Background:
Transfer RNA from Alphaproteobacteria bacterium UBA7488, 74 nucleotides, folded computationally.
RNA sequence: CGGAAUAUAGCGCAGCCUGGUAGCGCGUUCGUCUGGGGGGCGAAAGGUCGUGGGUUCGAAUCCCGCUAUUCCGA
Numbered sequence: 001c002g003g004a005a006u007a008u009a010g011c012g013c014a015g016c017c018u019g020g021u022a023g024c025g026c027g028u029u030c031g032u033c034u035g036g037g038g039g040g041c042g043a044a045a046g047g048u049c050g051u052g053g054g055u056u057c058g059a060a061u062c063c064c065g066c067u068a069u070u071c072c073g074a
Base pairs, nucleotide, nucleotide: 001073002072003071004070005069006068007067010026011025012024013023020057028044029043030042031041032040033039050066051065052064053063054062
């Protein structure tokens, strides 16, 4: 320098192809069951979807640029 992959809640991931209120597991907090520990059940909080633009009534999703990490090639 060229090509590819990844970036979404504290952690691990789905959702993207096919645009329509952002979800799951673990964790955290609260409530409840239990004599207690451990555990079960219920609920809640927590996200400007890496970043800047574009398209659209509407973008995590489509298009363009950039950044970070990883891999391949030269």
Its Rfam family is "tRNA". The family's RNA type in Rfam is transfer RNA. Its mean pLDDT, the model's own confidence on a scale to 100, is 83.